[in-house]
């Protein structure tokens, strides 16, 4: 310089993610409307619904200077009379009425109709008119008859009409005069758009006039033009439906007439037969239309309140008249519906004027004032009229502006709320208080503008037009606005506060009551319900709904898509359309420049200005996408002519195929017939039965029939447009490639509609009929099996001919054309060599790079880069259903909605968990094996059930001999009684001085009474101990383990779970942690985009097998002495056991063999012990809202003369039963009696007790030992030696009862344990189904301990003694663990989820009917008008008119069918609804893969048949790829 002022996203699908996709939200905008709330002003706005119906006012009248003629009034005259008055005459002024003029067609209202030249634009009229107004030109002589009024008279209830008789005019009629008017006629000359148009100059016929006056003027008459109006025609744009495809008879032209202000089928005759239509005709619905207005970055949506410009309408239909104009809002005439008056004969009315009424609705004002402005009508004017318009009322309905006060003020007061709680936070400088202003309010004064004048009169001036004068007018309104004065005075509210979206606490509720825009909140700790305080936002308002537009690119010009998300038509050949290859020429339709008109104003944008400022209004200016003309350029498209060869076709010449149609022929197989040979079964299946079969199957042999498919070849092969196409072969007709480069010379590409073809099933008709096989049958499985299996089985499976036209008809990928890195197979030509190879063309395949894509993937056969053109999609269910139409023989197919429902449906990939998926590993997980249990009885726990009460909790695994390692009282927590209320305890303060004992009454105690005794240590201060009154605190095994802490159980002693950088992906995520070996182990090793690293793991840690050194009582005793009936009993000893502290030992270290290493293997060595020796302690990240509030702590909530405490009895021990867990048993590997032996580990003074005596035992009375290596319990027991029993309910087995007793204890009734006798149940090895255990384990024997007077212990914990059997192995069952697949799961298979019944609601479709409506057409009838003809009537006669006749038509009326909508008995699916039935059909190989097309069967998901798809999983293979 020049352009430009302008574009935000969020919440919702998932366990997370990405993408598709809807749903909703933050913005504006309103004629609004409700809800709460309200000080003030300015400006604007105000029946969207009933174009419903109107009571009462007004809303169009003027004009005496057009005419007749006057009431009332004043004035003057006369008469009467005293007067006041009354009568008559003239003037004035002229009321109501009337003639006449002009005006009522304007203003104002509405939005019915109209989808159309109605609007809008642009244009034309040579096809017209135009009052008032402007300018020009000419003119106005004479005549004449009649009406209304007024007067009489008549009819009517009234509106109203009617007759006589007389009158006026700028009302009416005739004569004259007269052209640049009009008509006819012919000529000249310019034009033009086709009929024609202009302008000249004749000629001949026809038409006019109205008066008033103040004397100035006003008015009238004919022509021309002007301005404004209005009419008519035309091009373009102007909603939605094809589930509306054909309409059309005055339709389409002509001709010639009528009509008209004018063109015209607008109307009429008559003649052709055409006109419109897929570029949407008709038909149906909605609808005034622009200017603009709101939104939006804009294209665009969306809407036509208020202003303004056009149309249409006037209670509903027709219809003319007057008139310059009207088919006329406040005018006429008919029909019709309503209301109203009426004397019943007959009348009147039309607020979609402006108030107002009633209805109607969520809703929208006063029966106001004024003509003062500005306007309009009318008059000469003055002046009338004006609900036009200017003003005022009402309403927060919008939009703008002021205001409820400023300023200091901390004891950071009082109240409120919250608190971790008397502490502090916060309202909160907020408040009081101090000062200080007064907008607004009140009171009092003051007050301008709108008002310019014009109109009249002067004057000046040729005409615009200057000047000047007198008077006079305000509705708003004493209002705006100014000034003084008083005094913080008179003035805040609404909604929110879960996230989006600013704003957080308490209480109350307790899936209730609520709330919600979308997600979603509320089941006892709610930031989401109510409240309430604090906060947030606005603010004289704030919220809520309704409605547009935005956000939404969500319909996609600008700016989207279509393999899987919704979407590519089953194929093609083709119409129309659409689009198109080079070179040149013309032209000038697109296009593009310039110019001229338009494109109102007012909005809208900018600039200036006025109202104190804004809204608001005034002025300017600048822009207007867009129409029409005109001039110019021509690159590109187009159109038109030459021309050209590469698209594209055509010629001949060669290959090549399961391409197609239609004869011929051929072998296997299968089935059936006869025939043989043969015998008892055959078929089928997981078993299995139905069937076949001694009347000879089936097996086999021949020989015959038939009817369908055609093995190998054979393949990711080839061919076809697709569907599809396969034995050989013959005709026939067709494609496609290559190579040539000969002919044409854009002939192409694509295709809406149309046409062909089109698997499988299905249909008609005739054939055929071997096999197979829907339906049906029978037989199996099953809880049932309308299924899957079996054994038969019919339709079809095939041919002819016709139909039908749909499939997952699929590459879920329209067609053509061009371009754009490799790399390697296979067809089929070709060309170079002629062999390997190279190369080129067509085709079919796999990998791959860029680039694309949400991602999988796709990548020259694109899903990438362009371009043409066609189909299709716009959330998910309802639904490819209904209702129409179209096709069909029929199945059915093509087109194909809505209501009403959800927030979501979905693709694609991740991580998981699951699979009646696969691969690998482990585990007493199975399999080998031992013992159990389950049957009995007992004991113990539960559950149930009983009860006053039978306290609580545990409840697959991971409760049930658990809490409980001890319930007769207590324990105790439960129940029915008595009892206390600062309490049973503990703590603090003062005061007392006792407390304890002891006696006795009451009582079940418990607790009450009453008596006796009475303080301690200390010098002392004080301390102890006890008691009580008062206060602060108590207490609760009450509730909530789903608010919690600790602490525990389980998966699991599994081998896992993470993280830091780093890398990969748009991301969740992935990689490391997976891969190939190895291990008890993510133990280790090697490889690797990953390198590291944490908690697991092992290892340290304790016990236990050996061994050494110290040490040597209470333990030991080898030698040595001593001693004894006997004993380490004694001295003495440290060897040896033991005891206990301290080392050592093992590390795959050593060999071999095997491995790349790690590491395996070995009746290896060697050692006490060999590969973590053996056991224990140790339990990752999490998971189960697991357990536990009654062990303990602990929020929160409850009770507070009780849900607290005592306190005696009861009950926890109940008993038709069920189930765990265990203890004895059922015997002879055993029972009984004798008799003989070897232990760990433990406990003991409120105690274990030797010993000895008594008792048949339990045990009782002595007595001693021992605070424990010393004494003791205490005997170990199984075992071993002998004897007995001899297979039985027994010499097994002990329950059960009965008497006796022993012992603990304040007390053994409920309800203790032992002990003797006597009693002798069940039991004779236990169904289905289960449990433990892999070595010192199982199994089997005792021993000790903890609780604890005592014991229901046969439990639990420890100890030891004796001492096994078996593991081929990982198919199976269970758990577990890595990988990998599938998924519709994700509360994760105890998921998920379909359908039928049943029930409730809901919108809907069908339907015999009935109900309403609009329109067309037929056919009767037909009002008013207009139009044409008309003797008799009116008129002197003629014109005219009545009046009859036709013709048209508003309306009415008949008759049938159609559409269109409500409504319906019935009756179809469909949607929806926390726990209703049957089933299980889908997702995992979902347990019969699934799912598309079709066809038949079935309560039902669904089954099966035929053909097709992968969007099937597993396994193996086979090409093909990638790497090496």
């Nucleotide at each position: 310089a020049c352009a430009a002022u302008g574009g935000a996203g969020a919440g919702u699908u998932u366990g997370a993610u990405c993408c598709u996709g809807g749903c909703u939200c933050a913005g504006g905008a309103u004629g609004a409307a409700c809800g709460c709330u309200a000080g003030c002003g300015g400006c604007a706005g105000g029946c969207c619904u009933a174009a419903u119906a109107c009571a009462u006012g007004c809303a169009a009248g003027a004009c005496g200077a057009a005419c007749g003629g006057u009431a009332a009034g004043u004035g003057a005259u006369g008469u009467a009379g005293c007067a006041a008055u009354a009568c008559a005459u003239u003037a004035c002024c002229u009321a109501g009425a009337g003639u006449g003029u002009c005006g009522u067609a304007a203003g104002g209202g509405u939005g019915c109709g109209u989808a159309a030249c109605a609007a809008g634009u642009a244009u034309g009229c040579a096809a017209u008119c135009u009052g008032c107004c402007c300018u020009c030109a000419a003119c106005a002589g004479g005549a004449g008859g009649a009406u209304a009024g007024c007067u009489c008279c008549c009819c009517g209830a009234a509106a109203g009409g009617g007759g006589a008789a007389u009158u006026a005019a700028c009302a009416c009629u005739c004569c004259a005069u007269a052209a640049g008017a009009u008509u006819g006629u012919g000529g000249a000359a310019c034009g033009g758009c086709a009929u024609c148009g202009u302008u000249c100059a004749g000629c001949a016929a026809u038409u006019a006039a109205a008066a008033c006056u103040c004397c100035g003027g006003u008015g009238g008459u004919u022509g021309a033009g002007g301005a404004u109006g209005a009419g008519c025609a035309u091009g373009c744009u102007u909603c939605u439906g094809a589930u509306u495809a054909g309409c059309u008879a005055g339709u389409u032209g002509g001709u010639g007439g009528u009509g008209u202000a004018a063109a015209g089928g607008a109307c009429c005759a008559c003649c052709a037969a055409g006109g419109c239509g897929a570029u949407g005709a008709u038909c149906a619905g909605u609808a005034g239309g622009g200017g603009a207005a709101c939104u939006g970055a804009g294209a665009g949506g969306u809407u036509g309140a208020u202003c303004c410009c056009c149309c249409a309408c006037a209670c509903u239909g027709g219809c003319a008249c007057u008139g310059a104009g009207a088919u006329a809002c406040g005018g006429g005439c008919c029909a019709g519906a309503c209301u109203c008056c009426u004397a019943c004969g007959g009348g009147a009315g039309g607020c979609a004027g402006c108030a107002g009424u009633a209805g109607g609705g969520a809703a929208u004002a006063u029966u106001g004032g004024u003509c003062a402005a500005u306007g309009g009508g009318u008059g000469a004017g003055a002046g009338c009229c004006u609900g036009a318009a200017c003003c005022a009322g009402c309403c927060a309905u919008g939009c703008c502006g002021c205001g409820u006060g400023c300023a200091g003020g901390a004891a950071g007061a009082c109240g409120g709320c919250c608190u971790u709680c008397u502490g502090g936070g916060u309202u909160g400088u907020a408040a009081a208080c101090u000062g200080c202003u007064u907008u607004u309010a009140c009171c009092g004064g003051g007050g301008g503008a709108u008002a310019a004048a014009a109109u009249u009169c002067c004057c000046a001036u040729g005409c615009g037009u200057g000047g000047g004068a007198c008077a006079u007018u305000g509705a708003a309104g004493g209002u705006a606005c100014c000034c003084g004065g008083u005094g913080a005075a008179u003035a805040a509210g609404c909604c929110a506060c879960g996230g989006c979206u600013a704003a957080c606490u308490a209480c109350g509720u307790g899936c209730c009551a609520g709330c919600a825009g979308c997600c979603g909140c509320g089941g006892u700790a709610a930031u989401a319900c109510g409240u309430a305080g604090g906060u947030g936002g606005c603010a004289a308002g704030c919220g809520u709904u309704g409605u547009c537009c935005g956000g939404a690119u969500u319909u996609a010009u600008u700016g989207g898509g279509u393999u899987u998300a919704a979407a590519g038509g089953g194929u093609g050949c083709g119409u129309a359309g659409g689009c198109g290859g080079c070179c040149u020429a013309u032209u000038a339709a697109g296009u593009c420049a310039g110019u001229g008109c338009u494109g109102a104003a007012a909005u809208a944008u900018c600039c200036c200005g006025g109202c104190u400022u804004a809204a608001c209004c005034g002025g300017g200016a600048g822009g207007g996408u867009g129409g029409c003309a005109u001039u110019g350029a021509u690159a590109c498209u187009g159109a038109u002519g030459g021309g050209c060869u590469u698209g594209a076709g055509u010629a001949g010449a060669g290959u090549u195929g399961a391409g197609g149609u239609u004869g011929g022929c051929g072998g296997a197989a299968u089935u059936g017939a006869c025939g043989g040979u043969g015998u008892a079964g055959c078929g089928g299946u997981g078993a299995a039965a139905u069937g076949c079969u001694u009347a000879g199957a089936u097996a086999u042999c021949g020989u015959c029939a038939a009817g369908a498919a055609c093995a190998c070849c054979u393949a990711u092969u080839g061919c076809g447009a697709a569907g599809g196409c396969a034995g050989c072969u013959g005709a026939c007709g067709a494609a496609a490639c290559u190579a040539u480069a000969a002919c044409u010379g854009a002939c192409a590409c694509u295709g809406a509609g149309g046409c062909u073809c089109g698997a499988a099933a299905g249909u008609g008709u005739g054939g055929g009929g071997a096999u197979c096989a829907a339906a049906c049958a029978g037989g199996a499985u099953u809880a049932g099996a309308u299924a899957c299996c079996c054994u038969g089985g019919u339709a079809g499976u095939c041919c002819a001919c016709a139909c039908u036209g749909u499939a997952a008809a699929c590459g879920a990928u329209g067609a053509u054309u061009a371009c754009u890195c490799g790399c390697u197979g296979c067809u089929g030509g070709g060309a170079g060599g002629c062999a390997a190879c190279u190369u080129u063309c067509a085709g079919u395949g796999g990998c791959u790079g860029a680039g694309c894509g949400a991602a999988a993937g796709c990548g020259a056969u694109a899903a990438g880069u362009a371009a043409u053109c066609c189909a299709c999609c716009u959330g998910g269910g309802g639904a490819g259903u209904a209702c129409g139409c179209c096709g069909g023989c029929a199945a059915c197919g093509g087109u194909g909605a809505a209501a009403c429902u959800c927030a979501a449906a979905g693709g694609a990939a991740u991580u998981g968990a699951c699979g009646g998926g696969g691969g690998c590993c482990c585990g007493c997980a199975c399999a080998a094996g031992c013992g159990u249990a389950g049957g009995a009885g007992c004991a113990u726990g539960u559950g149930g059930u009983u009860u006053a009460a039978u306290u609580c909790g545990a409840u697959g695994a991971u409760a049930c001999g658990c809490g409980a390692g001890g319930a007769a009282c207590c324990u105790u927590a439960c129940c029915a009684g008595g009892g206390c209320u600062u309490g049973a305890a503990a703590g603090u303060u003062a005061g007392u001085g006792a407390c304890c004992g002891c006696u006795c009454c009451u009582g079940a105690a418990a607790g009450g009474g009453a008596g006796c005794u009475u303080c301690c240590c200390g010098c002392a201060a004080g301390g102890g101990c006890a008691c009580a009154a008062a206060a602060c605190u108590a207490g609760g095994u009450g509730c909530u383990g789903c608010a919690u802490g600790g602490c525990u159980g389980u998966c699991g002693u599994c081998a896992g779970c993470u993280c830091g950088u780093g890398c990969c992906g748009u991301g969740a995520g992935g990689u490391g942690u997976u891969g190939g070996g190895u291990u008890a182990a993510g133990u280790c090793c090697c490889g690797c985009a990953a390198c590291g690293a944490g908690c697991g793991c092992a290892a340290c840690c304790c016990c236990u097998a050996u061994c050494u050194u110290u040490a040597g009582u209470u333990g030991c005793c080898a030698g040595c002495a001593c001693g004894u009936g006997a004993u380490g009993g004694u001295g003495g000893g440290g060897a040896c056991u033991c005891u206990a502290a301290a080392g050592a030992g093992a590390c795959u270290g050593c060999c071999u063999g095997c491995g790349c290493a790690a590491g395996c293997a070995g009746u290896g060595a060697g050692g006490a012990a060999g590969g973590u020796g053996g056991g224990g302690a140790u339990g990752a990240c999490g998971u189960c809202a697991a357990g536990u509030c009654a062990u303990c702590a602990u929020g929160g909530c409850c009770c507070u003369u009780a849900c607290g405490c005592c306190u005696a009895g009861g009950g926890c021990u109940a008993c038709a039963c069920a189930c765990g867990u265990g203890c004895u048993a059922c015997a002879a590997u055993g029972g009984g009696c004798g008799g003989u032996a070897c232990a760990a580990a433990g406990g003991g003074u409120u105690g274990c007790u030797a010993c000895c005596u008594g008792g048949u035992a339990a045990c009782a009375g002595g007595a001693u030992g021992c605070c424990a290596a010393u004494c003791u319990c205490a005997a170990a027991a199984a075992a071993c030696c002998g004897u007995u029993c001899u297979c039985a309910g027994u010499u097994c087995g002990g329950a059960u009862u009965g008497a006796g007793g022993u012992c603990u204890g304040c007390a053994a009734c409920u309800c203790g344990a032992c002990c003797u006798c006597a009693u002798g149940a069940a039991g004779c090895u236990g169904g289905a189904a289960u449990c433990g255990c892999u070595a010192g384990u199982a199994a089997u024997c005792g021993c000790g301990c903890a609780u604890c007077a005592g014991c229901a212990a046969c439990g639990g914990c420890g100890c030891g003694g004796u001492g096994a059997a078996u593991a081929c192995g990982u198919u199976c069952c269970c758990g577990g663990g890595c990988c990998u697949u599938g998924u519709a799961c994700a509360c994760a298979c105890c998921g998920c989820c379909c359908g039928u019944c049943a029930a409730g609601c809901c919108a809907u479709g069908g339907a015999a009917g009935u109900c309403a409506g609009g329109g067309a057409g037929a056919c009767c009838u037909g009002a008013a008008g207009a139009c044409g003809g008309u003797a008799c009537c009116c008129c002197a006669a003629a014109a005219g008119g009545a009046g009859c006749c036709g013709u048209u038509u508003a309306g009415g009326g008949u008759a049938a069918a159609a559409c269109u909508g409500g409504u319906a008995a019935c009756u179809g699916g469909g949607g929806c609804u926390a726990a209703g039935u049957c089933g299980u059909a889908a997702c995992a190989a979902g347990g019969u893969a699934g799912c598309c097309g079709u066809a038949c069967c079935g309560g039902a998901a669904g089954g099966u048949g035929c053909g097709g798809c992968u969007g099937g999983a597993u396994c193996a293979c086979c090409u093909c790829c990638u790497u090496u």